Large-subunit ribosomal RNA, domain II from a Bacteroidota bacterium, 690 nucleotides, folded computationally. Its Rfam family is "Bacterial large subunit ribosomal RNA".
Context: one part of a larger RNA
Parts: sequence; structure tokens; C1' cells
RNA sequence: GCCUACGAGUUAGUCUUCUCUGGCAAGGUUAAUCCUUUUAGGAGGAGUAGCCGAAGCGAAAGCGAGUCUGAAUAGGGCAAUUCAGUCAGAGGAGCUAGACGCGAAACCUGGUGAUCUACCCAUGGCCAGGCCGAAGCGCUGGUAAAACAGUGUGGAGGGCCGAACCAGUGGACGUUGCAACAUCCUUGGAUGAGCUGUGGGUAGGGGUGAAAGGCCAAUCAAACCAGGAAAUAGCUCGUACUCUCCGAAAUGCUUUUAGGAGCAGCCUUAAAUGUAUACUAGUAGAGGUAGAGCUACCGAUCAGAUAGGGAGGAGUAACAUCUUACCCAAUCUAGACGAACUCCGAAUGCUACUAGUUUUAUUUAGGAGAAAGGGCUAGGGUGCUAAGGUCCUAGUCCGAGAGGGAAAGAACCCAGACCAUCAGCUAAGGCCCCCAAAUACAUGCUCAGUUGAACUAAGGAAGUUCAGUUGCAAAGACAGCUAGGAUGUUGGCUUGGAAGCAGCCAUUCAUUCAAAGAGUGCGUAACAGCUUACUAGUCGAGCGACAGAGCGCCAAUAAUAAACGGGCAUCAAGCAUGUUGCCGAAGCUAUGGCCCUGCCACGCAAGUGAUAGGGGGUAGGAGAGCAUUCUAACAGAAUCGAAGUGGUAAGGAGACUUGCCAUGGAUCCGUUAGAAAAGAAAAUGUAGGC
Repeated sequence: GCCUACGAGUUAGUCUUCUCUGGCAAGGUUAAUCCUUUUAGGAGGAGUAGCCGAAGCGAAAGCGAGUCUGAAUAGGGCAAUUCAGUCAGAGGAGCUAGACGCGAAACCUGGUGAUCUACCCAUGGCCAGGCCGAAGCGCUGGUAAAACAGUGUGGAGGGCCGAACCAGUGGACGUUGCAACAUCCUUGGAUGAGCUGUGGGUAGGGGUGAAAGGCCAAUCAAACCAGGAAAUAGCUCGUACUCUCCGAAAUGCUUUUAGGAGCAGCCUUAAAUGUAUACUAGUAGAGGUAGAGCUACCGAUCAGAUAGGGAGGAGUAACAUCUUACCCAAUCUAGACGAACUCCGAAUGCUACUAGUUUUAUUUAGGAGAAAGGGCUAGGGUGCUAAGGUCCUAGUCCGAGAGGGAAAGAACCCAGACCAUCAGCUAAGGCCCCCAAAUACAUGCUCAGUUGAACUAAGGAAGUUCAGUUGCAAAGACAGCUAGGAUGUUGGCUUGGAAGCAGCCAUUCAUUCAAAGAGUGCGUAACAGCUUACUAGUCGAGCGACAGAGCGCCAAUAAUAAACGGGCAUCAAGCAUGUUGCCGAAGCUAUGGCCCUGCCACGCAAGUGAUAGGGGGUAGGAGAGCAUUCUAACAGAAUCGAAGUGGUAAGGAGACUUGCCAUGGAUCCGUUAGAAAAGAAAAUGUAGGC
């Protein structure tokens, strides 16, 4: 892991409540016990104790259709005026019990343990060999005597090296091991706070501990065993056949409350009411949002003007006086802002009434689940006008929703799946191939593979197409080429120099001209030189400037060519506009079938027919069935082969049922009732087998 078996809402209560069925009914009902009867289980009868109901109010005395409070005949509270209960059976739910099953860590009570290990007590044992050489003492030297020195002797030491012994430092190996801590190499202690044998002692909130919360029998921040005990578990997991109808919530308030509860909201079932509900239209209303506005208030704000004040500057001996890109209350002009501004002011939404169309609505009673929500769109708060962020409001979908599209995707687009069909039409989206349907049509644009279904900026550019405004142009434009481009004058100043061209000045003037700047750019030390504006000729038709629209270009940077789904596509299979076809879903239609509900007709009923609707579904509510075991009654099958098992076929909407063949070798099925140890794929389920 698989198979087989077992495995979870049960049982009890003179308990509570509701529904259904039955008996009796202002009443209902017996319990214990006794009698009769029966093979047994049981049945019949007696038994009115007791309980519930028919009257309530008050703490009570008590009063009573009233009573309590109160001084009250007031007011108020609770009752009555509204007449149904009770007993039994079945079912739903609650309560008390282990109470759907399994599951703690723990707590308490009583015992068992120091043969492991910690420490202690008593009594024994053990420590090869080698080394260092303390005190003391002898002798010699030395001293007044000592001290002291040398030498010998001596044999101290938690002394040194190192076996046994004890320990366990580093590494390797081992890691379903040789071993639930070992083995190998290496290492520490090895006369000591040493090691060890035997016997004994200390016991669980206790011991023992050179102290690590260590050890106390492979168990220790409180041992083990049995019991209280099925402790408790607002937690996790699991909870078993079928079909039919309806179908949620993830919100509000409160909570030692936040992953749990109580009440309300939302679901379901039954009954009552009988249109009370919803939508649309009309009419009548309340209101201060969006927007807008502000010489309409409050607050904030930009520019200008006016007169004034302050400040700075100039000026004066000091005043005066002048001035300013400074500051300012105020007034005016023009502009403009505000959730907590409003002279204004919608659309929606809300309230009431009327009408229409429809299907709900409300109340009472039984049963719930849910109270972690999420995405998207719109209006906001918060945040960074960040977040797949967070918190509200309105809607929608997912949740609990399958199908088609978006390559792939909970909630984006389309669309709500009762069943069947090798029928049709469409939606979104598509129609070159993968891949069903246009290599469709018309007119443009794009050359960037831009694009071809994620997204991209500021800025830059004679890309290209289109539509404008404006200027020049056959009296010849624009570009090119040929030629001129002069004089006063080297303008004045400055300067070493300044001559169009370092810089400054300006009445940058004037003359000759077809035209020519007191000079556009190079250049020189300064001149010179080249050029330009400007003019003529040549040429012969369009040429400039500006602002705009479409599609493109650069900007453009991430780990696979790796972000058209791929192939691949350029008068597209790209982009834009228009047109006509077609494809395309569980949508709609067609044909057949099943079920549910309302209403009508027939019928005693079951039901049948007509008609109008409905049948996605988690939690959950309600209904109808199938199967298993046993019991009772009835009716049956079976050695001419029961149950069971294997195979096969048929029937039923399904749980399932039935036939036939084989095996098997003795019991079993049906109908109507009843009772449950009554359905397994999951619980790291339990046991067995493989």
C1' cells in the first nucleotide's frame, strides 16, 4: 500500500416543548397493590392515592373576575372579558446523564521501586616498572654559641613518565549497526577529592546532586503501576444507501469577547391572514450630495491700481524733500480654491397616493446553518490618487455555477447544465494552417515584422500620408552657376596697434549706384586676403515658413530563440472605416421522455385529463424510497439441489431487482406489520492476511 472483518447522533428519564395519529372531553388519567385467567410471554377487571386542566393577582396575610401598588373611587403592572384540555403512541428539538466517535498535556488517591544510577554507612580488595629527591637526622666545615654551607642518609608529594584499572579528548567508521551510544586510531588520570567487591541506608513535590535540571531500572522541569476515569478538550480529524423540492451566511449589537457564544438579519417546513409584497408609469412631497459659485457669508489665495502706514536707499547740521523688484490692515479691477464655505443646485435614492402587470409579503409555531469571506465595477476614507493593501457604501459574480471565449486562469466577456438526439438558429469570440468557418469584398494607411490580445513616458527627428494658415513666383521665384559687392572712411573713442570684424559710443550718417551693412562669418600683430547680406545675368516651375491630424522611427535594459499560443504573414493573415456571408455554447428552437407546483374538470379516494409555470447547487430544512438482521401473522420454495460463490443476460430514474449456466450441499424467499448492534473510501482508524 491493497484485501477482508470491525468502526461514530444511541439508550434512559412518572423531565420540557412542538407536530402528527387515536381515545375521552370541562374534564382527562391511573401508580403501587389486589382479583381472575394463561404452558409461557401476557390478557381482563378492581384500585381516584397522585398529577395536569377549568382563575388570577400579591413577598405574604389575603382578596377574587379581579388583584397588587397607593391616601385614592387616580394612574400604572399582571390577569379576565376571546372558553380545551388530558391520556397514550410515533416523530423533530432541548435538558440531565460519557450522550456522535477517537484523541491530550495534566490533576488527585493508594501502592511498587536505589539489582541501573546519585550520595552516604559498615567491612574487604587493588594500583607493573621507572624518575624527581621536601622535612628530619649523621658527619665535615663554620660560629663565642647559634645561624649558615657542603656531603651523606632519609623518602615527602591531591609530585613526574607509564601498564593494569578508571575515564571518554579529537577523528574515522557505524547510522534497517556487532551495539536503542558500539568499534578502531588517538587522548586524560593512574598514592588519590583514587578505583573497586559485598552488605546496608535515603522515595516521588520526595530523595540524591564537586549543580548538568543531572540521576532515581533504555522513562525525569516531578519515576513507575493500578484506580478516580469514558477527567476535560469553545480544538483537530472522521462520521457509512438512493432519488425529489427549496436553498443560505461570512452582517448588526453584546460578550475575560474576537477561530467560541446569545439576540436580530438571511434559509427551510407547517398553519393563518388574503394582495397587505415587488416592478413600471403618473401625481404630491422632504432633502443640500455631484456639479457650480463666492462684491452671497466663513476661511484661504494670485496679479494690478488707489491713497496711507512701516521698512530700506538717496538727501539734510537736523528737518524738509525724493525714491523703491520690500512688508501690510482697507477699497477697487481682473482671476481662482475649500470634507467640516454656500446666493445656488441636479440625476438617482427615499416617503405617500392612484393605475397597470406580476409574485410575493406579514404573523405564529418547529428545524437550521452562518456570524474567517473574496474578486471586479462605481462613489469615498486611509496609504504614495502604492499594493493581489486596508476600511465603508451601491451593484455583480465566485463562494455554492457546469458550458463557450480570453493559448493555459475561482470570480474578465457570453451564458444559468432535468434526460436523450449522427437535427436547426444564434451569443461572446472568430473564419491562411494547427482549428469549425472568408487566402471575402470596397477604400485608405503602415515598411517598423511596427503589428498579429499585458503595458510604456518625457524628450528628439526634412520617416511618410492627409487637411489648413501665410509668404515669394512667367514683370521669372527657390537652389546652382557667371559677374559685381563701391566712395567720404583707417567713422569717433580706446589702444603699443584697433583699418567692417578685441572693446566702448551712435542722428549705424551720407554719396555714387542695377546693387553693396560705418558690415554675417573665417582670417591678420595691425593691414591684406576669402566670404556674406544686397544686385544683374543665366536657367525655367513651383519654392519657403508656421501650427495640426493619422500611421510609423529613436528613446527601449535581466537571466531559453522564450511576452503573436505555434507555424508563419507585408496592395497582410497588420491598422482604420464600411459591407455581405459563414462558424460558434449544456443559450434558444425542434422531436421524444421523466419529475415537481398552481389552477380547472371528472372521481368517495387513489388518480386521470386540460392548462400555466418550474427542475445548477455547498452549509442546511423538507419529502419519498432501496437494501441488511431479527420478530409475528399469512402464503410458499428446496437433495428432481436451499443459502452462499463465479460467470452471463435482462429490467428499473436510482439505491437495487430478476432470469440462466456452473459451483455448492441444507436451508431459504415473498406479502403485511413491528423492532433495530441497520448501509464505509477516508478518522497518521483497530485486527488479521498478502
The RNAcentral record of the full RNA draws on ENA.